[in-house]
Context: one part of a larger RNA
RNA sequence: AGACGGGGGGCCGCACAAGCGGUGGAUCAUGUGGUUUAAUUCGAUGAUACGCGACGAACCUUACCUGGGCUUGACAUCCAGCUGCACGCCCUUGGAAACAAGGGAAGCCUUCGAGGGUGCUGGACAGGUGUUGCAUGGCCGUCGUCAGCUCGUGCCGUGAGGUGUUCCCUUAAGUGGGAUAACGAGCGUAACCCUUGUCGUAUGUUAAAUGUACAUGCGAGACUGCCGGCGCAAGUCGGAGGAAGGUGAGGAUGACGCCAGGUCAGCAUGGCCCUUACGCCCAGGGCUACACACAUGGUACAAUGGUCGGUACAACGGGCAGCCAACCCGCGAGGGGGAGCUAAUCCUUCAAAACCGAUCUAAGUUCGGAUUGCAGUCUGCAACUCGACUGCAUGAAGCUGGAAUCGCUAGUAAACGCAUAUCACCAACGUUGCGUUGAAUAUGUUCUCGGCCCUUGUACU
Numbered sequence: 001a002g003a004c005g006g007g008g009g010g011c012c013g014c015a016c017a018a019g020c021g022g023u024g025g026a027u028c029a030u031g032u033g034g035u036u037u038a039a040u041u042c043g044a045u046g047a048u049a050c051g052c053g054a055c056g057a058a059c060c061u062u063a064c065c066u067g068g069g070c071u072u073g074a075c076a077u078c079c080a081g082c083u084g085c086a087c088g089c090c091c092u093u094g095g096a097a098a099c100a101a102g103g104g105a106a107g108c109c110u111u112c113g114a115g116g117g118u119g120c121u122g123g124a125c126a127g128g129u130g131u132u133g134c135a136u137g138g139c140c141g142u143c144g145u146c147a148g149c150u151c152g153u154g155c156c157g158u159g160a161g162g163u164g165u166u167c168c169c170u171u172a173a174g175u176g177g178g179a180u181a182a183c184g185a186g187c188g189u190a191a192c193c194c195u196u197g198u199c200g201u202a203u204g205u206u207a208a209a210u211g212u213a214c215a216u217g218c219g220a221g222a223c224u225g226c227c228g229g230c231g232c233a234a235g236u237c238g239g240a241g242g243a244a245g246g247u248g249a250g251g252a253u254g255a256c257g258c259c260a261g262g263u264c265a266g267c268a269u270g271g272c273c274c275u276u277a278c279g280c281c282c283a284g285g286g287c288u289a290c291a292c293a294c295a296u297g298g299u300a301c302a303a304u305g306g307u308c309g310g311u312a313c314a315a316c317g318g319g320c321a322g323c324c325a326a327c328c329c330g331c332g333a334g335g336g337g338g339a340g341c342u343a344a345u346c347c348u349u350c351a352a353a354a355c356c357g358a359u360c361u362a363a364g365u366u367c368g369g370a371u372u373g374c375a376g377u378c379u380g381c382a383a384c385u386c387g388a389c390u391g392c393a394u395g396a397a398g399c400u401g402g403a404a405u406c407g408c409u410a411g412u413a414a415a416c417g418c419a420u421a422u423c424a425c426c427a428a429c430g431u432u433g434c435g436u437u438g439a440a441u442a443u444g445u446u447c448u449c450g451g452c453c454c455u456u457g458u459a460c461u
Stems, first nucleotide, its partner, number of pairs: 001461002003458003007455007015445002019408005026299008034290002042053002064285007073125001077124006089104006108116002127274002130272003136268002138263003141259001143257001148187006154163003167178003193251004198220007223245001226239005301401001305360007317348003322341002327336003367398001372393007414437006
């Protein structure tokens, strides 16, 4: 100087408390451990792994396993020789294919020196998702959007170092004010950026119809500006006006560093290792196994509900190998059909909860929908392993969940649906967004957890 303390003081945070809803029990989905397996590819493992890499594992992907094949190779550059022939195409045989063997047809450009292109042979080399994230770059997680981390000169100290950055007040903030052997400065904080809330104004079609929404610009507006109390000040408390009040709300933005944190399998890359194989091609299988354990979610256990009928109201998005209307067929998934749309024009697109009415009457039920049987639809070369969806039948566990534990302070929680990326289809109940309905509670900082500042102890560095 740090780090640590079941030392002290001060302060903060959904940290506790006050509340609301969950998880932990059931069932299913997904991930992981374990076990199994020829293989169940690999990585991630307290917080900071476990709906994570994966924003789509039937083949492909695919890295794994079994079997069949190739050896200058699936891919790049070069050299030498041969081939003036392309590669390829067709046929036959073997085969699961890859490929191998055999046969056939047509047949390069050219300035004729050779060269270019192609193939074969040979050689340099290719190739490796093999290893090391404790050799690395880059990127990322975490402390933490916490308020800290430093520098120049000066001063103090033999020196390491200190001071500044401590103290008092204040702030979300090392934010600002006052004091001060310090005076200044930098990276952070804040602001500048985006979205949203009010108004004015310009323009505008495809919206609407003379008024307005909406879209795209430009501008105004909020600054503790005004008033009052307190205060040296910074500021704080209350009030007015205002769409908005003290950072208006949300986002993007993440200092010096820490964890030899994560990633050599996104990519790049040093070293090491393989080279008729640890490389490459193909078929099939596996990544989907299943006594079990954990994690994250979906659906429920019902009457604030279920079922049936009727009636409303969104926003973000996406669309040409696409979105797909009207109409017809089908109980339905869907099929036929073909209009419109390269989109404020057309389609996706009837949002759902809500509201009105009817019914069910406390029951393992008209709750709940797992599981299973049969019959189908669609995508795709192909749904056996191993797809989604539909109809009929079946109707399991479950009557609110032990110890424990999570999220959330306002348009938030909770509830409700809609859209999207990936994508042939889809295991999506996931992700990322969008709107609709819309609460309760906060006396407070004793305690739990984490963090910041000062101080004290230490046999630790």
Molecule: small-subunit ribosomal RNA, 3' major domain
Organism: uncultured bacterium